Model confidence (mean pLDDT): 79 of 100. The RNA shown here (Glycine riboswitch aptamer) has 117 nucleotides and comes from Azospirillum lipoferum.

RNA sequence: UGAUCCCUCGCGGGAGAGAUCGCCACGGACCGCGCCUGGAAAGGCACGCGCCCGAUGGCGGCGCCGAAGGAGCAACCGCCCCCGGAAACUCUCAGGCAAAAGGACCGCAAGGGGACA
Numbered sequence: 001u002g003a004u005c006c007c008u009c010g011c012g013g014g015a016g017a018g019a020u021c022g023c024c025a026c027g028g029a030c031c032g033c034g035c036c037u038g039g040a041a042a043g044g045c046a047c048g049c050g051c052c053c054g055a056u057g058g059c060g061g062c063g064c065c066g067a068a069g070g071a072g073c074a075a076c077c078g079c080c081c082c083c084g085g086a087a088a089c090u091c092u093c094a095g096g097c098a099a100a101a102g103g104a105c106c107g108c109a110a111g112g113g114g115a116c117a
Stems, first nucleotide, its partner, number of pairs: 001117002005113004010108004018062001020061006026054003031050003034045004063097003069093001070091003076085003
């Protein structure tokens, strides 16, 4: 110095599966009751309760997904048994099931590292 490999940072791409049920909290809303103002009409109060509403949060139930991480190995490889080994395969512990975020992996750019020539 060179292609390849690995790591880090940045940018771009990047799938699947719940608009599910219950409880609690939070928020909204004067429909009923209640309270306040008012002579009344009417108005206000969710720092009142109930009902209702919510892509809100937590916990739990049921259903589901696989591409953080984790675990497994029939065939295959290490000549063979034992044993060991990878995955986008399998499991679903963890994670996830609008968007956002995250995201295996891919591309570009920069920096660094080891081996070889």

Background:
Taxonomically the source falls in Azospirillum (Bacteria, Pseudomonadota, Alphaproteobacteria, Azospirillaceae).